[in-house]
Molecule: Purine riboswitch aptamer
Organism: Neobacillus paridis
RNA sequence: UUUAAUCGAUAUGUUUACCUUCAUAUAUCCUCAAUAAUAAGGUUUGAGAGUCUCUACCGGGCCGCCGUAAAUGGUCUGACUAUGAAGGCGGAAUUUAGUUCG
Numbered sequence: 001u002u003u004a005a006u007c008g009a010u011a012u013g014u015u016u017a018c019c020u021u022c023a024u025a026u027a028u029c030c031u032c033a034a035u036a037a038u039a040a041g042g043u044u045u046g047a048g049a050g051u052c053u054c055u056a057c058c059g060g061g062c063c064g065c066c067g068u069a070a071a072u073g074g075u076c077u078g079a080c081u082a083u084g085a086a087g088g089c090g091g092a093a094u095u096u097a098g099u100u101c102g
Stems, first nucleotide, its partner, number of pairs: 003017003007013001018088008026056001030048005041066002050057001058078007
């Protein structure tokens, strides 16, 4: 976690939707331009690239680094989207209602 509907009419089936878990894609990554701040800061915008792929390309925690300059780094965690797969159970007893047969 003890899904819902649909067709069907007993085959534990078909289809759809939803949820969960996996697989593939992508590394929630990379490049460039502009823009903003300055240790209480390290931002914002756009373009490109990456996928037999539409979309997305970010959030948060921690640790660094830069002695005021123009530049940020590492690590952990969380997805979303596209496609595919699997699963969403089995049994027993009692009660109630309906249908069929005797």